Molecule: transfer RNA
Organism: Defluviitaleaceae bacterium
RNA sequence: GCUCUCAUAACUCAGGGGUAGAGUACCUCCUUGGUAAGGAGGAAGUCGGCAGUUCAAAUCUGCUUGAGAGCU
Numbered sequence: 001g002c003u004c005u006c007a008u009a010a011c012u013c014a015g016g017g018g019u020a021g022a023g024u025a026c027c028u029c030c031u032u033g034g035u036a037a038g039g040a041g042g043a044a045g046u047c048g049g050c051a052g053u054u055c056a057a058a059u060c061u062g063c064u065u066g067a068g069a070g071c072u
Stems, first nucleotide, its partner, number of pairs: 001071007010024004018055001026042005048064005
């Protein structure tokens, strides 16, 4: 220098055009003499950034940032 992969909730990850989800963690309640476990409910994400395409973009395209891998 070139190519590829990844970036989504505090953490680990789904979702690949039509209102963004799960598990763990967190908060409230139930249960207990009390804690853990268990049960019910809740909050939390301008989807790395900027543009483009589209009626509509986390999703497609380009550039860019960061992390990882390969080739020279």